Molecule: c-di-AMP riboswitch aptamer (ydaO/yuaA leader)
RNA sequence: CGUGCUCUGUCGCUCAAUCUCCGUGUUCCGCAGCAGUCCAGCGGUGCUCGGAGAGCCGGGGAACCACUUCUUCAUGGGGUGAAUCGGCCCACCGCCCGCCGGUGGACCGUAGGAGACCUUCCUGCUCCGAACCCGUCAGCUAACCCGGUCGGCGAAGGAAGGAAAGGAGAA
Numbered sequence: 001c002g003u004g005c006u007c008u009g010u011c012g013c014u015c016a017a018u019c020u021c022c023g024u025g026u027u028c029c030g031c032a033g034c035a036g037u038c039c040a041g042c043g044g045u046g047c048u049c050g051g052a053g054a055g056c057c058g059g060g061g062a063a064c065c066a067c068u069u070c071u072u073c074a075u076g077g078g079g080u081g082a083a084u085c086g087g088c089c090c091a092c093c094g095c096c097c098g099c100c101g102g103u104g105g106a107c108c109g110u111a112g113g114a115g116a117c118c119u120u121c122c123u124g125c126u127c128c129g130a131a132c133c134c135g136u137c138a139g140c141u142a143a144c145c146c147g148g149u150c151g152g153c154g155a156a157g158g159a160a161g162g163a164a165a166g167g168a169g170a171a
Base pairs, nucleotide, nucleotide: 010155011154012153013152014151018054019053020052021051022050023049025047026046028044029043030042031041055149056148057147058146059145060144065139076137077134078133079132080131085109086108087107089105090104091103092102093101094100112128113127114126115125117167118166119164120163121162122161123160
């Protein structure tokens, strides 16, 4: 000097996944007492756990409207999510043996989505384009009912540049 790991903190990103109050335990700091140490006490920031609330998010659920495509050859149907759709190749399975259907994988695209104060627009660059759940059942849907508030990441920056209006914050 560089890299890796662990702990704590700072600033951020994704996501609905944030904020406030009360209690509990605890790291660090400070206060008072004190000759000093130790112990105990009080206060403050943060964190763990528990409770309550606010905000945010999702599902079910009339009329009217919509659908009369649920079952059915192969495939039930539906939900969260940006994560849909297509091409080509390989492997396996099914059978009505056809470039038929299904599953998985590797590629190439794509509807769509994310990126440093917030919103909108323009030009760019870097990425994502998954996964899971319900269980034969659900269109929309006022009242009403039910549930979630997890997790995963980043590090001197493409955290780029330009434009408009308002707001937030800092000095």